[in-house]
């Protein structure tokens, strides 16, 4: 230098054919308990790395760029 993959909640990750952004763990509150843990219920938390384009509508498609990983030379 080239090719491919990845970037989404605090963490690990889903998200199908473009049509309301989700799960588990963690956190907060409540229930339960003498108390804690466990368990159950409810809740908060997102510029979908960044910038632009296409579209009525983009996490998803297209381009650029940054970072990480793998491979080739």
């Nucleotide at each position: 230098g080239c090719u491919c993959c990845g970037a989404u909640a605090g963490c690990u990750c889903a998200g199908u054919u473009g049509g309301u952004a989700g799960a588990g763990c963690a956190c907060u509150u409540c229930a339960c308990u003498c108390g804690u843990a466990a368990u159950g219920a409810a809740g908060g938390g997102g510029u979908c790395a960044u910038c632009g384009g296409u579209u009525c509508g983009a996490g998803u498609c297209c381009g650029a760029c940054u970072c990480g990983g793998a491979g080739c030379u």